[in-house]
A computed fold for a 303-nucleotide RNA from a Methylophilaceae bacterium, annotated as Bacterial RNase P class A. It matches the Rfam family "Bacterial RNase P class A". Rfam links the family to the GO terms tRNA processing, dimeric ribonuclease P complex and ribonuclease P activity. Rfam describes the family as follows. Ribonuclease P (RNase P) is a ubiquitous endoribonuclease, found in archaea, bacteria and eukarya as well as chloroplasts and mitochondria. The family's RNA type in Rfam is ribozyme. It is recorded under the gene name rnpB. NCBI's taxonomy places the organism under Bacteria, Pseudomonadati, Betaproteobacteria, Nitrosomonadales, Methylophilaceae. The sequence is in RNAcentral, with records from ENA. Model confidence (mean pLDDT): 76 of 100.

RNA sequence: GAAGUUAGCCAAGACAGUCGCCGCUUAGUAAUAAGGGGAGGAAAGUCCGGGCUGCACAGAGCAGGAUGACGGCUAACGGCCGUACGCCGCGAGGCGAGGAAUAGGGCCACAGAGACGAGCGUAUUUAGUUACGGUGAAACGCGGCAACCUCCAUCUGCAGCAAGACCAAAUAGACUGGCAAUAGGCGUGGCUCGCGCUGCCAGUGGGUAGGUUGCUCGAGCGUGUGAGUAAUUACGCGCCUAGAUGAAUGACUGUCCUUGUAGCAAUACAAGACAAAACCCGGCUUAUCGGCUGACUUCACAU
Numbered sequence: 001g002a003a004g005u006u007a008g009c010c011a012a013g014a015c016a017g018u019c020g021c022c023g024c025u026u027a028g029u030a031a032u033a034a035g036g037g038g039a040g041g042a043a044a045g046u047c048c049g050g051g052c053u054g055c056a057c058a059g060a061g062c063a064g065g066a067u068g069a070c071g072g073c074u075a076a077c078g079g080c081c082g083u084a085c086g087c088c089g090c091g092a093g094g095c096g097a098g099g100a101a102u103a104g105g106g107c108c109a110c111a112g113a114g115a116c117g118a119g120c121g122u123a124u125u126u127a128g129u130u131a132c133g134g135u136g137a138a139a140c141g142c143g144g145c146a147a148c149c150u151c152c153a154u155c156u157g158c159a160g161c162a163a164g165a166c167c168a169a170a171u172a173g174a175c176u177g178g179c180a181a182u183a184g185g186c187g188u189g190g191c192u193c194g195c196g197c198u199g200c201c202a203g204u205g206g207g208u209a210g211g212u213u214g215c216u217c218g219a220g221c222g223u224g225u226g227a228g229u230a231a232u233u234a235c236g237c238g239c240c241u242a243g244a245u246g247a248a249u250g251a252c253u254g255u256c257c258u259u260g261u262a263g264c265a266a267u268a269c270a271a272g273a274c275a276a277a278a279c280c281c282g283g284c285u286u287a288u289c290g291g292c293u294g295a296c297u298u299c300a301c302a303u
Stems, first nucleotide, its partner, number of pairs: 001299010013256007021038002024035004040274001044285002047283005052160004064156005069083005085096004099151002104149002106145003116141001120133004164213004174204006184198005220239008257272006
């Protein structure tokens, strides 16, 4: 110098100004004013695990589902770390559903006479007695496949913040009390009879609309020291960082940045990744313009 491997980080491009939107605090009777906060590394897919809530006090069994080397981490996991083993790579490294085939069922392509059942072929023998048998992963036998069913071990109740809790209109219905009353009204019918339906006022309790809460201080973040190969963990110090619900987090202007095109140049024009919270957290998977940092490998050259 080139080509790679791996672990992390940044990322609405940056700054300033103007006008807005959603919460919070303070002042104010209020209008309003001032201050301060306002998306992500994946907020996504909703795949796995946990917290929280309800269902009987959530306990036991069956069924169903998931996992499967050994050891560790963790609130927990199907996640992560380490080691061994197998495969790939010159290498740094990457990949991995891996208990049991003597409980039982099922399957074993092509080739081969025959594929799990013992038979068959050739030679031999008193005798189905003995020996050999091309092909194939496996052949004359107590073979293979569990990523076919199954068995074993371990885990697993169900539903989810539209969970759940509280306050509580109008209308209708329920119950209680009072009033009216066999009358009146409405329907059927051309009319009468008949038949069917039906009142007013007050109160109570439940549910609905609507509102409040759950709601964001948490297995939290940053930093230092110690333990551990590591995942991770103990202690000290510091910090508070969205909480909407027809659902805020935006728009414009200026300067600069990056990329592309044109141009000798000055410069001009265009563009700015994937995508956007919705109870919270730990993972996995998928999408992603551009850029930064550390460690390591191989090759080439120079000393």